[in-house]
Molecule: SAM riboswitch aptamer (S box leader)
Organism: Actinomycetes bacterium
RNA sequence: AGAUCAUCAAGAGCGGUGUAGGGACGGGCCCGAAGAUGCCGCGGCAACCAGUCGAGCGACCAGGUGCCAAUGCCCGAUCGAUGAGGA
Numbered sequence: 001a002g003a004u005c006a007u008c009a010a011g012a013g014c015g016g017u018g019u020a021g022g023g024a025c026g027g028g029c030c031c032g033a034a035g036a037u038g039c040c041g042c043g044g045c046a047a048c049c050a051g052u053c054g055a056g057c058g059a060c061c062a063g064g065u066g067c068c069a070a071u072g073c074c075c076g077a078u079c080g081a082u083g084a085g086g087a
Base pairs, nucleotide, nucleotide: 013042014041015040016039017038021031022030023029025076026075027074028073043068044067045066048064049063051060052059053058
């Protein structure tokens, strides 16, 4: 880096700033002037990497990432199955 198979859809706030859209795109469905998205601060969730212990399975820790609306919101691609075929 590629292929195949399996599994998961959990969790996590408050301020400040700012001002019209935002959730990549299309269609939905949602969030948003009762101020969203974004940015900043503090806080938190989680435990991949690092660290410590350990023969090992693991355990601890929470430094580095990541994350804190809705299943990475749903569908839209490809492949396979079912379907006579198409849908």